The prediction has a mean pLDDT of 75. Predicted 3D model of a 96-nucleotide RNA (Bacterial small signal recognition particle RNA) from a Gammaproteobacteria bacterium. It matches the Rfam family "Bacterial small signal recognition particle RNA". Rfam classes the family as a non-coding RNA gene. NCBI's taxonomy places the organism under Bacteria, Pseudomonadati, Pseudomonadota, Gammaproteobacteria. It is recorded under the gene name ffs.

[in-house]
RNA sequence: CCCUCGUCCCCUCGCGGUGAAUCCUCGUAAACCCUGUCAGAUCCGGAAGGAAGCAGCAGUAGCGAGUGAGUCAGGUGUGAGGUCAGGCGGGGGAGG
Numbered sequence: 001c002c003c004u005c006g007u008c009c010c011c012u013c014g015c016g017g018u019g020a021a022u023c024c025u026c027g028u029a030a031a032c033c034c035u036g037u038c039a040g041a042u043c044c045g046g047a048a049g050g051a052a053g054c055a056g057c058a059g060u061a062g063c064g065a066g067u068g069a070g071u072c073a074g075g076u077g078u079g080a081g082g083u084c085a086g087g088c089g090g091g092g093g094a095g096g
Base pairs, nucleotide, nucleotide: 001093002092003091004090005089006088007087008086010082011081012080013079014078015077016076018073019072020071022069023068024066025065026064027063028062034059035058036057037056042051043050044049
């Protein structure tokens, strides 16, 4: 100097893990200052009827959970492939 192998770095992909927000499912849910429906009671009315509206019931914001869903992210684990150039290590060859 040439050839070659391994490994690291780097790139791509698969699987997994972690995190994030969203959706879905489940639970819980506002003492009043959330929504609906509002028994009773109350108020207005001569009456018919009307008004506001507690409890209850139904739900919602919120909160919690999830071997749920896809998405995104990485100082993430692992496997496969690429590997121009580069680092490290091994083998072979040639020359001085």